[in-house]
RNA sequence: AGGGGAUUGGUCAAAUGGCAUGACAGGGGUCUCCAAAACCCUUAGUGGGAGUUCGAUUCUCUCAUCCCCUG
Numbered sequence: 001a002g003g004g005g006a007u008u009g010g011u012c013a014a015a016u017g018g019c020a021u022g023a024c025a026g027g028g029g030u031c032u033c034c035a036a037a038a039c040c041c042u043u044a045g046u047g048g049g050a051g052u053u054c055g056a057u058u059c060u061c062u063c064a065u066c067c068c069c070u071g
Stems, first nucleotide, its partner, number of pairs: 001070007010024004018054001026042005047063005
């Protein structure tokens, strides 16, 4: 320099144009002599910007960060 991939709550992972889902973690509660476990409730998210569309995590462009390949 060129090519490819990834970026979603605190963490890990789903969601190929139509209500963003789950697990763990956090908070509250039930149970228990106490605690753990279990169960119930709850908080919290699409890397930044722009475009296309009635509608974007999803499609396009650009920027940022990380990884891989070629030279």